[in-house]
Molecule: Bacterial large signal recognition particle RNA
Organism: Ammonificales bacterium
RNA sequence: CCGUGCUAGACGGGGAGGUAGCGGUGCCCUGUACCCGCAAUCCGCUAUAGCGGGGUUGAAUCCCUGCCUGCGGGCUUGGCUUGUGGGGUCCGGCCGCCGCAAGGAGCGAGGAGGGCUGGGUCUCGCGCGACGAAGAUUCCCGAACCGUGUCAGGUCCUGGCGGAAGCAGCACUAAGGGAAACCCUUCGGGUGCCGCGAGGGUGCCUGGCCGGAGCCACCUGCGGCAGGUAGCGCCCGGAAGCCAUUGUUCAAGGGCAGGUGCACGG
Numbered sequence: 001c002c003g004u005g006c007u008a009g010a011c012g013g014g015g016a017g018g019u020a021g022c023g024g025u026g027c028c029c030u031g032u033a034c035c036c037g038c039a040a041u042c043c044g045c046u047a048u049a050g051c052g053g054g055g056u057u058g059a060a061u062c063c064c065u066g067c068c069u070g071c072g073g074g075c076u077u078g079g080c081u082u083g084u085g086g087g088g089u090c091c092g093g094c095c096g097c098c099g100c101a102a103g104g105a106g107c108g109a110g111g112a113g114g115g116c117u118g119g120g121u122c123u124c125g126c127g128c129g130a131c132g133a134a135g136a137u138u139c140c141c142g143a144a145c146c147g148u149g150u151c152a153g154g155u156c157c158u159g160g161c162g163g164a165a166g167c168a169g170c171a172c173u174a175a176g177g178g179a180a181a182c183c184c185u186u187c188g189g190g191u192g193c194c195g196c197g198a199g200g201g202u203g204c205c206u207g208g209c210c211g212g213a214g215c216c217a218c219c220u221g222c223g224g225c226a227g228g229u230a231g232c233g234c235c236c237g238g239a240a241g242c243c244a245u246u247g248u249u250c251a252a253g254g255g256c257a258g259g260u261g262c263a264c265g266g
Base pairs, nucleotide, nucleotide: 001266002265003264004263005262006261009057010056011055012030013029014028015027020046021045022044023043024042034054035053036052037051038050063259064258065257066256067255068254069253072250073249074248075247077244078243079242080241081240082239084237085236086235087234091233092232093229094228095227096225097224098223099222100221102220103219104218106215107214114210115209116208117207118206119205120204121203122199123198124197125196126195127194128192129191131188132187133186134185135184137180138179139178140177141176147172148171149170150169155164156163157162
């Protein structure tokens, strides 16, 4: 060096989860890779950490080690979106108030704002009127007997002349009742385009005079508020979903380099 027969090994691996831990079953990644049995209130094990049975290959493309690359996952970090709990003024939003007056609208030389002066509105007092109530007044009604007058009839006294009481009726009146306008007196008030006098005031309305260009703050704008609001923005916490990635960790697959037997025969 060649041939034959073997052996270690290989015939998939990994992540999360789970577990005291390891491996598996289930999920995911890689990507093609012997078969059968077992197993999530789980199965098998114990640092040589699936077990049991069978099969193929086998010293290198295939096994082992190192380095590089690196799918994917975990933790971490960041961003966006949507809910949610809280905060309270830092700023914005909205509302309110105050101020400014650049723009728009409006008023103004047919005179703005302002100043002076008068009247009204307001208060008090006095009056007048209207309305209402009461009184007074006037009129009417108003007594079986116990009111007045007159008293038919009737009664009584008397010798007579005459006299007396007196019912009904009639008339009048008292208490009381009613009516009525005006006039008179007193009183009242949700009384009056009423009169007179006094006061008060500058809010509003209005007359006159002076004077001569602004006034106003409705909308936009600007400023302020130790004013309000919290369904927004903002701040803090937490949740879900999505995306990305700082850091870290595990790592399939791929690439490169290196390493690894035994026996017999020639």